Model confidence (mean pLDDT): 80 of 100. The RNA shown here (Glycine riboswitch aptamer) has 87 nucleotides and comes from Scopulibacillus darangshiensis. The sequence was found by an Rfam model in a public genome assembly. The model forms 91% of the base pairs in the Rfam consensus.
RNA sequence: AUGAUAACAAGGGGAGAGACUGCUAAGGGCAGCGCCGAAGGAGCAAACAAUUGUGAAUCUCUCAGGCAAACAGACUCUUGUUAGACG
Numbered sequence: 001a002u003g004a005u006a007a008c009a010a011g012g013g014g015a016g017a018g019a020c021u022g023c024u025a026a027g028g029g030c031a032g033c034g035c036c037g038a039a040g041g042a043g044c045a046a047a048c049a050a051u052u053g054u055g056a057a058u059c060u061c062u063c064a065g066g067c068a069a070a071c072a073g074a075c076u077c078u079u080g081u082u083a084g085a086c087g
């Protein structure tokens, strides 16, 4: 000095599913039933190991979360900072 890539921060994009029913004076909340999967969480294949182990996800489950808007939202883009493979 190039800058694959990684972490953090900020900003942007970002799906799905009842504006259901009842109670409550209203907002809101609660209860019931019906649903969703992309916060989080849990489970597993191959393979490795050799004895019950390790083991991924956008798969599965739906504990949690969510089902007008808002908030949230895996993932992704840009910028900045830090580190830095290869050359």
Stems, first nucleotide, its partner, number of pairs: 005083009018033001020032005034067003040063001041061003047054002